[in-house]
Context: one part of a larger RNA
């Protein structure tokens, strides 16, 4: 991992509802007793309990007038159960007015079932806490006592002899054999590393450290769990240690994780608001479901109208504050400075006021929308086949997310950022499109058959146009509705197309070519020089077809080249500017790669047109189911039939029991295959195998349904 078997809402008590039944102003017995073969059944047994009266803290007092009106169902069409409103009554408070609670009788008991509370309480799951025991055969320390340390090296003190000294000291040689000395076996340890690591080994191998000592060691003994022991690492105390192990309390507790077993039908959520040592939870409200009541309106639709507002915006000599640049006035009782003997005067910086000007505000407003919300009316839709509303019972949920819109706000370069309001979708939504892709586009799936369309598409992959008309693009630009999901900007283009405006042009434009481009003059100034051309000033006149006191290059300065300008030649359009379309440059990422791909010059882009394809959409036909109506077992009606959590309803199957009815060796159950019916759980029949029990109807009782729980046991 697979298979088989096992595996999770149960029990009792109390209580709130619902269904069914008994009795009913009453209902019920409990323990117990009797009867009986009997724990069955029957009978007895109101102690007690709930209801029949309430109000008041209490003392205490103590309930209708079925009187009036409205009116649903119903039928006698004006009556009207129930219901609603008014009135009346009891009691408490009050001087009273009045206010609170109650009042014209339905309960109670049993069974079944949905909830709640207490119980292990749907199942499995802690780490832990406490108690009592068991452990020092591992290991820590200590005590008793046992055993062991190959071989070699070094050579302390002391001693002897010699030298030396006055004597010593001291020196040398020999001897000697010290040491937590050295090398290195056994023994002890466990440093390194490449091997192994389901192994030789719950660690090994290799290499390494130590090896007469604070050494190692067989045996015996002592210390015990908040305790021991520790050359101290919270180490060790039997492969267990920041508190051992075993058993018990114990099914500890778990707001946390996982799991929770058959079918179909109807409806169908919330991820918000408030409270909580509350933020992984829970309570209340809102939102869902079911049942009942009531009896006429309801509505996020559209239009019109009414009243209110202080947001967006705007404004500020309209307040509160903030604030730019000026002008003027006051300043005794602001600072500093100057003059003056002082009084005082002046300057400047401030303060206050007036005036001109600029400007800002969530906690400013003289102003002030649009939307939105409220109310009213009409229309529309829904509603007696019962809406809206009310009551009761059962929930789930209180981690949300995306998109669009918004001048929500926060901070930010931004964000798949945080936080709002409204709408919508996903959540809990299938189908078609977007290559693939929760929330983008189309569209809300009862079943079947056929057709028509939506979004999107029609060269091939791949259903449908190699469709039609008119343009553009030459860059493979492009072939992407958009997001996720690739940045294509600023700035440029004598690329090309379109439009507009202006100027020139057979009195010859534009471009090219041929020629001229002069004189006063080297203008004046400046300057070493300044001659058209460093700079400053001025920018005239003449000859001319035309020619600047000079457009650029150039020289030290001249010179030289060139331009403006003019003529000739040529012969028909030329030049400039603005706007737009497509295209180009600008243009950068890491394995080779993306228009989905192939490929395409349209099969690209723009504009127009007609066909076709294309979904669970729409239509037609047939059928099923839900709801409702009808003297109704079949017709009809108008809406429907996606769905997580969840609510509700009806069924299927398993085991056992009572009653009734049956089957079976002429073959029960089981198993395998085929098959019938059913919306499905399931079920019918046949064949084979098997070899002894089994089923149906009805009622009852449950240890009642398996794919998951790192589920349990077994097998492979």
């Nucleotide at each position: 991992g697979c298979c088989a078997g096992g595996g999770a809402g149960u029990u009792u008590a109390u209580u709130c509802g619902a269904g069914u039944g008994g009795c009913a102003a009453g209902g019920a017995u409990a323990a117990u007793u009797c009867u009986u073969a009997a724990a069955a059944g029957g009978a007895a047994g109101a102690a007690u309990u709930c209801a029949a009266a309430g109000c008041g803290a209490a003392a205490g007092c103590a309930a209708c007038a079925g009187g009036c009106u409205u009116g649903c169902a119903a039928u006698u069409u004006a009556u009207g159960a129930g219901a609603a409103g008014c009135g009346a009554g009891g009691u408490a408070c009050g001087a009273a007015a009045g206010u609170g609670c109650c009042u014209g009788a339905a309960g109670u008991c049993a069974c079944u079932u949905g909830g709640a509370u207490a119980u292990g309480a749907c199942c499995c799951g802690a780490a832990g806490c406490c108690a009592g025991a068991c452990g020092a055969u591992c290991u820590a320390g200590c005590c008793c006592a046992u055993a062991g340390u190959a071989a070699g090296g070094u050579g302390a003190a002391g001693u002897u002899c010699c030298g030396g000294u006055a004597a010593a000291a001291c020196g040398g040689a020999a001897u000697g054999g010290a040491g937590g000395c050295c090398u290195g076996u056994a023994g002890g340890g466990g440093u390194u590393c490449u091997a192994c690591g389901a192994g030789c080994a719950a660690g090994u191998g290799u290499u390494c450290c130590u090896c007469u000592a604070a050494c190692u060691u067989a045996g015996g003994g002592c210390u015990a769990g908040g305790g021991g022991u520790a050359a101290a690492a919270a180490g060790c105390c039997a492969a267990u240690c920041g508190a051992g192990u075993c058993u018990g309390g114990c099914g500890a507790u778990a707001g946390c994780u996982g799991g929770u077993u058959c079918c179909u039908a109807c409806c169908g959520a919330a991820a918000u608001u408030g409270g909580c040592c509350g933020c992984a939870g829970u309570c209340a409200a809102g939102c869902c479901u079911u049942a009942g009541g009531c009896g006429a309106g309801a509505u996020g639709a559209u239009u019109a109208g009414a009243a209110g507002g202080g947001u967006a915006g705007a404004g500020c000599u309209a307040c509160g504050g903030a604030u730019u640049a000026g002008g003027g006035g006051c300043u005794u009782a602001g600072g500093u400075c100057u003059c003056g003997a002082a009084a005082g005067a002046g300057a400047u910086c401030g303060g206050c006021c007036c005036u001109u000007u600029g400007c800002c505000c969530a906690a400013c407003u003289c102003c002030g929308a649009a939307u939105a919300a409220u109310c009213u009316a009409a229309u529309a839709u829904c509603a007696a086949a019962g809406a809206a509303c009310c009551u009761a019972a059962g929930a789930g949920a209180c981690g949300g997310g995306g998109a669009g819109u918004g001048u929500u706000g926060g901070g930010g370069u931004a964000a798949g950022c945080c936080u709002c309001a409204c709408u919508u979708c996903c959540g809990a939504g299938a189908g078609g499109g977007g290559a693939a892709c929760a929330a983008c586009c189309c569209a809300g799936a009862c079943u079947g058959u056929a057709g028509u369309u939506a979004a999107g598409g029609u060269c091939c992959c791949a259903a449908a146009a190699u469709a039609u008309c008119g343009a553009c693009u030459a860059a493979g630009u492009g072939u992407u509705a958009a997001c996720g999901g690739g940045u294509g900007a600023a700035a440029g283009g004598c690329g090309u197309c379109c439009a507009u405006u202006g100027u020139c042009a057979g009195a010859g434009a534009c471009a090219g070519c041929g020629a001229g481009g002069a004189g006063g003059u080297u203008g004046g100034c400046u300057c070493a020089g300044a001659a058209g051309c460093a700079g400053c000033c001025a920018c005239c006149c003449u000859u001319u077809a035309a020619a600047a006191a000079g457009u650029g290059c150039g020289u030290a300065a001249c010179a030289g080249c060139u331009u403006a300008c003019u003529c000739g030649u040529c012969a028909a359009g030329a030049c400039a500017a603005u706007g737009g379309g497509c295209c180009c440059u600008g243009a950068a990422a890491a394995u080779g790669g993306a228009c989905g791909g192939g490929g395409c010059u349209a099969a690209g882009u723009c504009g127009a047109u007609u066909a076709c394809c294309g979904a669970u959409a729409c239509u037609a036909c047939a059928g099923a189911c839900u709801g409702c109506u009808c003297a109704a077992c079949g017709a009809g009606c108008a809406a429907g039939u996606a769905a997580u959590a969840g609510g509700u309803a009806g069924g299927u199957g398993u085991u056992c029991u009572g009653u009734g009815a049956g089957g079976a060796c002429a073959g029960a159950a089981g198993u395998a295959c085929c098959u019938u019916c059913g919306a499905g759980a399931g079920u019918u029949g046949g064949u084979a195998u098997a070899g002894a029990c089994c089923u149906c109807a009805u009622a009852g009782a449950a240890a009642u349904a398996a794919g998951a729980a790192u589920c349990c046991u077994g097998g492979c």
Model confidence (mean pLDDT): 82 of 100. This is a predicted structure of a 716-nucleotide part of an RNA (large-subunit ribosomal RNA, domain II) from a marine metagenome.